[in-house]
Molecule: c-di-GMP-I riboswitch aptamer
Organism: soil metagenome
RNA sequence: GAUAAAGGCAAACCCAUCGUGAGGUGGGGACGCAAAGCUAAGGGUCAGGGAAACUCCUGAUAGCCUGGUUACCGAA
Numbered sequence: 001g002a003u004a005a006a007g008g009c010a011a012a013c014c015c016a017u018c019g020u021g022a023g024g025u026g027g028g029g030a031c032g033c034a035a036a037g038c039u040a041a042g043g044g045u046c047a048g049g050g051a052a053a054c055u056c057c058u059g060a061u062a063g064c065c066u067g068g069u070u071a072c073c074g075a076a
Base pairs, nucleotide, nucleotide: 001073008033009032013028014027015026016025017024018023031063037069038068039067041066042065043064044061045060046059047058048057049056050055
C1' cells in the first nucleotide's frame, strides 16, 4: 500500500462441545481484514468473586486501541 499477482484469515448466524460466566474449541458459513499471523505488556470493555468504604482479586477479549515480534508481493 496499487483498477497488481499468488495466496491467507473468517464476523454475524446455525450445529456440537467445554466453562458459574464473559467466552473458547470443532464443523458449516462469509461481514469484512495488508497482518483479522503470534503476543494479555499498558489502557478500554466484558464476566466471576469480594469489601462498611477507599476499591481489590481472578478470568475473558488480539475482529477495541497502543505496544512487542514474525511474514507474502513490490507500482507510486